[in-house]
RNA sequence: CAGGUAAACCGGGUGACCGCUCCUCCUUAGGGAGGGGAGGAAAGUCCGAGCUCCGCCGGGCAGGAUGCUGGGUAACGCCCAGGAGGGGCAACCCUACGGAUAGUGCAACAGAAACAUACCGCCCCGCAAGGGGUAAGGGUGAAAUGGCGAGGCAAGAGCUCACCGGCUCCGGUGUGAACCGGAGGCCGUGCAAACCCCAUCCGGAGUAAGACCGAAUAGAGGGAUAAGGCGCCCGGCCAUUCCCCGGGUUGGUCGCAUGACCCCGAUGGCAACAUCGGGGCUAGAUAGAUGGUCACCAUCCUUCUUAGGAAGGAUACAGAACUCGGCUUACAGGUUUACCUGGUCC
Numbered sequence: 001c002a003g004g005u006a007a008a009c010c011g012g013g014u015g016a017c018c019g020c021u022c023c024u025c026c027u028u029a030g031g032g033a034g035g036g037g038a039g040g041a042a043a044g045u046c047c048g049a050g051c052u053c054c055g056c057c058g059g060g061c062a063g064g065a066u067g068c069u070g071g072g073u074a075a076c077g078c079c080c081a082g083g084a085g086g087g088g089c090a091a092c093c094c095u096a097c098g099g100a101u102a103g104u105g106c107a108a109c110a111g112a113a114a115c116a117u118a119c120c121g122c123c124c125c126g127c128a129a130g131g132g133g134u135a136a137g138g139g140u141g142a143a144a145u146g147g148c149g150a151g152g153c154a155a156g157a158g159c160u161c162a163c164c165g166g167c168u169c170c171g172g173u174g175u176g177a178a179c180c181g182g183a184g185g186c187c188g189u190g191c192a193a194a195c196c197c198c199a200u201c202c203g204g205a206g207u208a209a210g211a212c213c214g215a216a217u218a219g220a221g222g223g224a225u226a227a228g229g230c231g232c233c234c235g236g237c238c239a240u241u242c243c244c245c246g247g248g249u250u251g252g253u254c255g256c257a258u259g260a261c262c263c264c265g266a267u268g269g270c271a272a273c274a275u276c277g278g279g280g281c282u283a284g285a286u287a288g289a290u291g292g293u294c295a296c297c298a299u300c301c302u303u304c305u306u307a308g309g310a311a312g313g314a315u316a317c318a319g320a321a322c323u324c325g326g327c328u329u330a331c332a333g334g335u336u337u338a339c340c341u342g343g344u345c346c
Stems, first nucleotide, its partner, number of pairs: 001342010012297007020037007039317001043328002046326005051206004056236006063202005068082005083097001084095004098197002103195002105191003119138002121134005146164002149161003165187001167184007210254004219245001221244004228238002261280008298315007
């Protein structure tokens, strides 16, 4: 210098004028002063919770979710660190990663044969027909009596041996997933993102939740009887209500933002993070505020130019509605750090 990998940040700023909205104070109730006002994803509505209301407890069944190990967290299907397998020269990245010896099922077509077999071939006997042996070679296929090589054999085969893979046992290291070493019988696939088995977890609804105030009105309405008590069944318990139809109100206040919150430092930890100390208050609307105009600056692109510089144009994805922790998706342009590979120079 070029290419790449991983991570973090910015993504507009300043001033003036006018406008909207929240809070605090003052007020002659007209208004005035001060302070604040949309994101890194606010999106998706995918997980987990907080909060609100309903739900009585126990047992069983169903349904759903997760799935290597250890840690973090309020919790999670999230994050961190490892293990195994795979990709990459590497930095790094990916994994729907428990069980195929509990059972059931599937593997089309091709091929002789796909839970076990002999089409061609090889060898032996025989004049021949034919018989016997074989699974090394060929063919089909994703997959055909573990792979490769040697010996042996009538020809062959783990038949034997060496090296690998698988399985079983023993020893060692590690919290563990696993790894390392040794020995042995020689050993028939794959799929559970197929049903299933195993382990762990899971009540429902949702801020239009819900609470209160005010105001108004229509019940000669219907049904159920142990209903009802938010998946189903059983048992116990509570209980006078419950369901449907019809009518009235359609106003206001709260919920509503101090939080598992943010920033800085110290300590512990590889890290995620935890503890302690200090500092901060950073939207709260309700047909839904957070804006408009002008000027300058910043960044990028194009053209011109004698270096300076000038002119023009553009500035991404995108708007809170109960709050928070995550994941996923979108994003013009720019800045920074560390690492890998290649080249060049010293």
Model confidence (mean pLDDT): 76 of 100.
Bacterial RNase P class A from a Dehalococcoidales bacterium, 346 nucleotides, folded computationally.
Its Rfam family is "Bacterial RNase P class A". Rfam's curators write: Ribonuclease P (RNase P) is a ubiquitous endoribonuclease, found in archaea, bacteria and eukarya as well as chloroplasts and mitochondria. By type it is a ribozyme.
The source organism's lineage runs through Bacteria, Bacillati, Chloroflexota, Dehalococcoidia and Dehalococcoidales.